The RNA shown here (TPP riboswitch aptamer (THI element)) has 101 nucleotides and comes from Halomonas cerina.
The organism belongs to Halomonas, within Bacteria.
Rfam family: TPP riboswitch aptamer (THI element). Gene Ontology term of the family: thiamine pyrophosphate binding. Rfam's curators write: Vitamin B(1) in its active form thiamin pyrophosphate (TPP) is an essential coenzyme that is synthesised by coupling of pyrimidine and thiazole moieties in bacteria.
The model forms 95% of the base pairs in the Rfam consensus.
The coordinates come from a structure-prediction model, not an experiment, and the mean pLDDT is 78.

RNA sequence: ACCUGACGACAGGGGCGCCGCGGCGAGACCGCCACGGCUGAGAGGCACCCUCAUCACCUGACCCGGAUAAUGCCGGCGUAGGGAGUCGUGCAGCUCCGGCC
Numbered sequence: 001a002c003c004u005g006a007c008g009a010c011a012g013g014g015g016c017g018c019c020g021c022g023g024c025g026a027g028a029c030c031g032c033c034a035c036g037g038c039u040g041a042g043a044g045g046c047a048c049c050c051u052c053a054u055c056a057c058c059u060g061a062c063c064c065g066g067a068u069a070a071u072g073c074c075g076g077c078g079u080a081g082g083g084a085g086u087c088g089u090g091c092a093g094c095u096c097c098g099g100c101c
Base pairs, nucleotide, nucleotide: 001095003093004092005091006089007088008087009086010085011051012050013049014048016045017038018037019036020035022033023032024031025030057082058081059080063076064075065074066073
């Protein structure tokens, strides 16, 4: 010094479902709110995840198989198609060059 990573700054991208009980909307359905339960990083938070990609996320998809109280809960599809970046560093790794012992 290059590259890769990590971290930081700024910028950008993204999701928010299922179930129970209660309240309200005149009762069921449905919608909203509060509390509790499930998975998860995150289920509306001064949060979390992701930014070139086989882990953000979306599409196919009212998909297929399994499990569950139920759900995108788990697996498949899936190295699928799409998907949002620049700069910096008293950091780390690797390689190269030079000096000294």